[in-house]
Context: one part of a larger RNA
RNA sequence: GGACGAACGCUUGCGGCGUGCCUAAUGUAUGCAAGUCGAGCGAGCGAGGAGACUUCGGUCUCCAAGCGAGCGGCGAACGGUUGAGUAACACGUAGGCAACCUGCCCCGAAGUCGGGAAUAACGCCUCGAAAGAGGCGCUAAUACCGGAUGUGGACCCGCCUCGCAUGAGGGGGUGUCUAAAGGAGUAAUCCGCUUCGGGAUGGGCCUGCGGCCUAUCAGCUUGUUGGUGGGGUAACGGCCUACCAAGGCUCCGACGGGUAGCUGGUCUGAGAGGAUGGUCAGCCAGACUGGGACCGAGACACGGCCCCGACUCCUACGGGAGGCAGCAGUGAGGAAUCUUCCGCAAUGGGCGAAAGCCUGACGGAGCGACGCCGCGUGUGCGAUGAAGUCCUUCGGGAUGUAAAGCACUGUCGGAGGGGAAGACAAAAAAGACGGUACCCUCCAAGAAAGCCCCGGCUAACUACGUGCCAGCAGCCGCGGUAAUACGUAGGGGGCAAGCGUUAUCC
Numbered sequence: 001g002g003a004c005g006a007a008c009g010c011u012u013g014c015g016g017c018g019u020g021c022c023u024a025a026u027g028u029a030u031g032c033a034a035g036u037c038g039a040g041c042g043a044g045c046g047a048g049g050a051g052a053c054u055u056c057g058g059u060c061u062c063c064a065a066g067c068g069a070g071c072g073g074c075g076a077a078c079g080g081u082u083g084a085g086u087a088a089c090a091c092g093u094a095g096g097c098a099a100c101c102u103g104c105c106c107c108g109a110a111g112u113c114g115g116g117a118a119u120a121a122c123g124c125c126u127c128g129a130a131a132g133a134g135g136c137g138c139u140a141a142u143a144c145c146g147g148a149u150g151u152g153g154a155c156c157c158g159c160c161u162c163g164c165a166u167g168a169g170g171g172g173g174u175g176u177c178u179a180a181a182g183g184a185g186u187a188a189u190c191c192g193c194u195u196c197g198g199g200a201u202g203g204g205c206c207u208g209c210g211g212c213c214u215a216u217c218a219g220c221u222u223g224u225u226g227g228u229g230g231g232g233u234a235a236c237g238g239c240c241u242a243c244c245a246a247g248g249c250u251c252c253g254a255c256g257g258g259u260a261g262c263u264g265g266u267c268u269g270a271g272a273g274g275a276u277g278g279u280c281a282g283c284c285a286g287a288c289u290g291g292g293a294c295c296g297a298g299a300c301a302c303g304g305c306c307c308c309g310a311c312u313c314c315u316a317c318g319g320g321a322g323g324c325a326g327c328a329g330u331g332a333g334g335a336a337u338c339u340u341c342c343g344c345a346a347u348g349g350g351c352g353a354a355a356g357c358c359u360g361a362c363g364g365a366g367c368g369a370c371g372c373c374g375c376g377u378g379u380g381c382g383a384u385g386a387a388g389u390c391c392u393u394c395g396g397g398a399u400g401u402a403a404a405g406c407a408c409u410g411u412c413g414g415a416g417g418g419g420a421a422g423a424c425a426a427a428a429a430a431g432a433c434g435g436u437a438c439c440c441u442c443c444a445a446g447a448a449a450g451c452c453c454c455g456g457c458u459a460a461c462u463a464c465g466u467g468c469c470a471g472c473a474g475c476c477g478c479g480g481u482a483a484u485a486c487g488u489a490g491g492g493g494g495c496a497a498g499c500g501u502u503a504u505c506c
Base pairs, nucleotide, nucleotide: 001506002505003504006502007501008500009499010498013375014374015373016372017371018370019368020367021333026331027330028329030328031327032326035074036073037072040071041070044067045066048063049062050061051060052059053058081286082285083284091210092209093208094207095206096205097204100203101202105199106198107197108196109195110194111193112192113147115145116144122137123136124135125134126133127132152178153177154176155175156173157172159170160169161168162167182191183190184189212258213257214256219249220248221247224246225245226244227243228242229241230240231239261283262282263281264280265276266275267274268273288309290307291306292305311322312321313320314319339365341364342363343362347361348359349358350357351356378408379407380406381405388399389398390397391396413443414442415441416440417439418438422433450495451494452493453492454491455476456475457474461490462489463488464487465486471478472477
């Protein structure tokens, strides 16, 4: 000098764009943050309409928009948050899988036949303070289970081609096994379902190389290193298991200890390098602590389940409920970090045929000079120069065109009027922001300057007070009676809605 997620002191007019718990991965009141589909299904309720009956109150039957608990499907594994752990194939980069998976989506081929048994809802009963649970009975499906068919696929048998080993690909066989679900519509048709092949996307596994400190850590290791059989997985593998062998790593630093999420990047620097990893983006890891599996294409699952534990809450004391490192908010900690806001209008996501519903993702607004950028606090004229103040050799000098005064302008401010883009589809509807930005008219210099410094480094000097006191100070150093170094004043210098100080990095 530059930088900053900054803090502190003094000060503060406006706007735009960013940014804001670095500490206690500490505790959490309240609300919201993941639902959706009635065009999968059976009940229930039912606006409205029609008809019949009526004691004129209404009752019954049919049609039916809509609502919605339950069964079922898809989603809930995304999105959002945090950085605790992790020195590791976690990350980065370059490769490999002849050792793998992939719902929804796209392309291609083929099919979608015919049956059955249940169960929630519901009704009745019982237990419980509650959370909830049990028994009996009934019912549907794109829920569940047999059967048929087999384009295909899997296994087995044998053939051909190829390969870097394990092997890969192709065509063949009276062989064995193996599918399916319907819904909407008058219909056309559309949406689904099943099997297979290919693609796309997303993932899994393996490997080379790369990036912290410590030897006051020198030896470490028994599933350890390898093999065989078996198991397990989508898949290779000591991943697991039994047996066999005795191996494997290490001064090119094993093992141990400390610290730490990694990267694109960011800051600095001429560069080399050094430091750093907040916001944004990619990857990883975590979801009260620890452990476990279930469902599923995908989880060992933040707002799912089970168990142990700590903590909090309810209780009729028998037993139950909970997890903000989601968005706001709150206690605490701290030098320190925001609104319990508006909206789904846009972008994106889930579900749905669609209308649409949901979305604290997101789009916005609010708060904070926390940062960067921009603008303003007026402009012109105006005296050998008012007053006041300061200095003085008492002559004068300085503040100083500064003020006053005169003329002007209208950024900003106030009032009034107009008023967006962001919205795209054949057309219509639909804007939170927002009556915002912006434009026009009127008013009016009116409401808008501070902070630090002036001994040298370093730009800017005098007076008074003080008298090694009070104090200053980044270093050198100032102060003990004329202090340009302390305090105040006048003057001056620097930066400016900021200016200084402190911490940290280069």

This is a predicted structure of a 506-nucleotide part of an RNA (small-subunit ribosomal RNA, 5' domain) from an uncultured bacterium. The coordinates come from a structure-prediction model, not an experiment, and the mean pLDDT is 85. The RNAcentral record of the full RNA draws on ENA and SILVA. It matches the Rfam family "Bacterial small subunit ribosomal RNA".